[in-house]
RNA sequence: AUGUUAUCAAGAAAGGCCGAGGGAAUAGACCCUAUGACGCCUUAGCAACCUCCCGAUCUAUCGGGGAAGGUGCUACAUUCUAUCCCGUGCAAACGGGAAUAGAUAACGA
Repeated sequence: AUGUUAUCAAGAAAGGCCGAGGGAAUAGACCCUAUGACGCCUUAGCAACCUCCCGAUCUAUCGGGGAAGGUGCUACAUUCUAUCCCGUGCAAACGGGAAUAGAUAACGA
RNA backbone atom coordinates (compact mmCIF):
# COMPACT_ATOMS: atom_id res chain seq x y z
C1' A A 1 0.00 0.00 0.00
C1' U A 2 -4.12 -3.44 0.16
C1' G A 3 -7.12 -4.19 4.59
C1' U A 4 -10.44 -4.02 9.45
C1' U A 5 -13.61 -1.11 12.70
C1' A A 6 -16.16 3.46 13.75
C1' U A 7 -18.13 8.23 12.26
C1' C A 8 -19.62 11.63 8.40
C1' A A 9 -27.41 16.62 7.81
C1' A A 10 -23.54 19.87 13.84
C1' G A 11 -19.28 23.16 14.60
C1' A A 12 -15.17 26.67 13.45
C1' A A 13 -11.39 32.60 11.05
C1' A A 14 -7.91 36.29 10.07
C1' G A 15 -3.10 37.95 8.03
C1' G A 16 0.90 37.15 4.40
C1' C A 17 2.57 34.79 -0.32
C1' C A 18 1.09 32.87 -5.10
C1' G A 19 -1.68 34.08 -9.55
C1' A A 20 -6.23 30.79 -12.28
C1' G A 21 -8.86 27.92 -11.76
C1' G A 22 -11.52 25.08 -7.79
C1' G A 23 -15.56 22.00 -5.23
C1' A A 24 -11.98 13.31 -5.08
C1' A A 25 -12.95 9.89 -9.68
C1' U A 26 -16.77 9.41 -14.54
C1' A A 27 -21.25 11.98 -16.21
C1' G A 28 -24.94 15.64 -15.35
C1' A A 29 -26.14 19.89 -12.44
C1' C A 30 -25.30 23.75 -9.08
C1' C A 31 -22.01 26.84 -6.64
C1' C A 32 -17.02 29.49 -5.21
C1' U A 33 -13.39 32.60 -7.70
C1' A A 34 -8.90 38.99 -10.03
C1' U A 35 -13.93 42.19 -4.32
C1' G A 36 -7.81 36.96 -5.48
C1' A A 37 -10.67 31.32 -5.17
C1' C A 38 -7.36 26.66 -4.92
C1' G A 39 -2.61 25.86 -2.73
C1' C A 40 1.51 27.16 0.95
C1' C A 41 3.06 29.68 5.71
C1' U A 42 1.72 31.94 10.57
C1' U A 43 -1.65 32.65 14.37
C1' A A 44 -6.42 31.66 16.06
C1' G A 45 -10.66 28.66 16.39
C1' C A 46 -13.89 24.08 16.02
C1' A A 47 -14.15 18.90 17.05
C1' A A 48 -13.33 14.86 20.44
C1' C A 49 -10.88 9.48 16.88
C1' C A 50 -6.28 8.03 20.04
C1' U A 51 -3.54 9.29 24.59
C1' C A 52 -5.40 11.45 29.98
C1' C A 53 -9.01 11.52 34.42
C1' C A 54 -13.71 9.64 36.77
C1' G A 55 -17.81 6.22 37.04
C1' A A 56 -20.37 1.86 35.46
C1' U A 57 -19.59 -2.83 33.45
C1' C A 58 -16.62 -7.24 33.78
C1' U A 59 -12.42 -8.34 29.48
C1' A A 60 -15.15 -6.18 26.28
C1' U A 61 -17.63 -2.08 26.04
C1' C A 62 -20.73 2.22 27.73
C1' G A 63 -21.36 7.09 29.95
C1' G A 64 -19.22 11.64 31.70
C1' G A 65 -15.06 15.33 32.09
C1' G A 66 -10.93 18.05 30.08
C1' A A 67 -8.32 19.90 25.78
C1' A A 68 -1.75 19.40 27.74
C1' G A 69 0.02 15.60 23.69
C1' G A 70 -0.97 12.80 18.64
C1' U A 71 -4.49 14.17 14.97
C1' G A 72 -8.09 16.13 11.78
C1' C A 73 -10.97 20.11 10.16
C1' U A 74 -12.63 25.71 9.58
C1' A A 75 -18.20 27.53 1.60
C1' C A 76 -22.64 24.91 -0.12
C1' A A 77 -25.38 17.59 3.80
C1' U A 78 -19.38 13.66 1.75
C1' U A 79 -22.43 20.54 -2.59
C1' C A 80 -26.53 17.40 -5.08
C1' U A 81 -27.75 13.20 -8.25
C1' A A 82 -26.26 8.29 -10.44
C1' U A 83 -26.44 1.43 -8.37
C1' C A 84 -29.94 -1.77 -5.65
C1' C A 85 -34.23 -2.66 -2.26
C1' C A 86 -38.86 -1.03 0.23
C1' G A 87 -43.14 2.33 0.70
C1' U A 88 -46.63 6.33 -1.38
C1' G A 89 -48.23 7.91 -6.20
C1' C A 90 -51.61 7.42 -12.76
C1' A A 91 -47.02 9.56 -13.60
C1' A A 92 -43.50 13.05 -12.59
C1' A A 93 -41.67 12.76 -8.09
C1' C A 94 -41.15 12.13 -2.69
C1' G A 95 -39.53 9.38 1.74
C1' G A 96 -36.62 5.48 4.10
C1' G A 97 -32.75 1.72 3.96
C1' A A 98 -28.48 -0.57 1.86
C1' A A 99 -24.27 -0.99 -1.43
C1' U A 100 -20.07 1.24 -4.06
C1' A A 101 -16.78 5.25 -3.73
C1' G A 102 -14.63 9.23 -0.75
C1' A A 103 -12.80 11.77 3.91
C1' U A 104 -11.04 11.29 9.05
C1' A A 105 -9.28 8.37 13.30
C1' A A 106 -7.36 3.92 15.51
C1' C A 107 -5.30 -0.76 14.46
C1' G A 108 -2.33 -3.20 11.08
C1' A A 109 1.33 -4.57 6.83